[in-house]
Context: one part of a larger RNA
RNA sequence: UCAUAGCUAAGGAACUAGGCAAAAUAGUCCUGUAACUUCGGGAGAAAGGACGCCCUCUUAUGAGGGUCGCAGUGAAUAGGCCCAGGCGACUGUUUAUCAAAAACACAUGACUUUGCUAAAUUGAAAGAUGAUGUAUAAGGUCUGACACCUGCCCGGUGCCGGAAGGUUAAAAGGAGAUGUUAUCUUCGGAGAAGCAUUGAAUUGAAGCCCCGGUAAACGGCGGCCGUAACUAUAACGGUCCUAAGGUAGCGAAAUUCCUUGUCGGGUAAGUUCCGACCUGCACGAAUGGUGCAACGAUCUGGGCACUGUCUCAGCUAUGUCCUCG
Numbered sequence: 001u002c003a004u005a006g007c008u009a010a011g012g013a014a015c016u017a018g019g020c021a022a023a024a025u026a027g028u029c030c031u032g033u034a035a036c037u038u039c040g041g042g043a044g045a046a047a048g049g050a051c052g053c054c055c056u057c058u059u060a061u062g063a064g065g066g067u068c069g070c071a072g073u074g075a076a077u078a079g080g081c082c083c084a085g086g087c088g089a090c091u092g093u094u095u096a097u098c099a100a101a102a103a104c105a106c107a108u109g110a111c112u113u114u115g116c117u118a119a120a121u122u123g124a125a126a127g128a129u130g131a132u133g134u135a136u137a138a139g140g141u142c143u144g145a146c147a148c149c150u151g152c153c154c155g156g157u158g159c160c161g162g163a164a165g166g167u168u169a170a171a172a173g174g175a176g177a178u179g180u181u182a183u184c185u186u187c188g189g190a191g192a193a194g195c196a197u198u199g200a201a202u203u204g205a206a207g208c209c210c211c212g213g214u215a216a217a218c219g220g221c222g223g224c225c226g227u228a229a230c231u232a233u234a235a236c237g238g239u240c241c242u243a244a245g246g247u248a249g250c251g252a253a254a255u256u257c258c259u260u261g262u263c264g265g266g267u268a269a270g271u272u273c274c275g276a277c278c279u280g281c282a283c284g285a286a287u288g289g290u291g292c293a294a295c296g297a298u299c300u301g302g303g304c305a306c307u308g309u310c311u312c313a314g315c316u317a318u319g320u321c322c323u324c325g
Stems, first nucleotide, its partner, number of pairs: 002319007010311002014309001019306001027051005036041001038145001052067006068072001080304007087296002092104002109142006120129003146291004151221003156218002158214005165209003171203002176198005183190002222240005249283001250280001261277005
C1' cells in the first nucleotide's frame, strides 16, 4: 500500500448514473392504526408504551411495594418505514456458466377443427398416442384475473360454401395425312385391303376464372378549400378519392421527431418525476382499449429515519506486500 473488520468531532446524501455499500430498524406483550378496496385485505400500516432483581399476597398468573445500573429481549439470533407513478393481475417459469424481467406460463374469454375406425400426431405398414376418453370431450390459434367495453371496412390475401358458364390433364375418340404396293393408267400419275407412323373435331375431374359469406381470420381505418357581428377557432358547407375513412377511451405516453413542447406542483435551483393541455412526426379497441385492490430480489420520482457515500480524512486490530536487521 492493499484486504477484512472496529471506532470517529461537526455536518448528514453535499457522494454518485443511482443512497451502490454501510448504518439504522429488529424479540415478546399492550395501546393504536390512514387513503384505497375485488370488503378478503391494506396491516407487523404508521405512531407509541412496557421488559432486570428482591419482598408480600396469590391457584396457574397477576396485583402492590422496594431497589441497582449509562444501559434490563443488558451478549447472540430476529422487519427500516412512508408517498406517488409505469409495467405485469396474482403463486409460479426462464437464457446450467454475463440477462429473473415489463419476457414465458396462468385461471378467464373467443374463434376454429373433430360424430368415433374422431380430428390431430407418429410410423413405407401393422400399429401406437389421442383415450380404456366421446362435443360439459379432444386438437389448433389468439387473448390473458377482475370491472366497463370491444366501433367501421369483405376491395386485396386466406378460409368456408356454390355450382350455371369459361379455361383445363391423363385417358377415350378417330376425320384426315404420310410410308409401303395388289391393281388401274391418258404412262404424268391414281391407288383398295393390310401393316406401320402420325393425328383434327368431340367427350373429359379437381383447380383457377366466376358468384356469395367470413375480421376475437391476415390485415386496413383519407386529402384540399371556404365559412360565425373584434380577433381566433370552425358546430356548418363545397369538392376529390376510397373497401371503409379511427368510434369509445387514452394521449409529449415503455409510443412525441421538433422537445428540456406549454401551464401547474414539488426544489433556493428539477433534460428526470407528478397533474393537466392536445399541435397523436408515427395511440386505439382480444396483434385487445381504458381502469384497477392485492402482489413484485421489477422500473421511475419524492420524503422520514439513519449513517465515513461524501466535506476530508484520522485511529485501531488481524493478514498481506515492501524496507531494514

Predicted 3D model of a 325-nucleotide part of an RNA (large-subunit ribosomal RNA, domain IV) from an uncultured Flavobacteriales bacterium. It matches the Rfam family "Bacterial large subunit ribosomal RNA". Its family is annotated with structural constituent of ribosome and ribosome in the Gene Ontology. Model confidence (mean pLDDT): 87 of 100.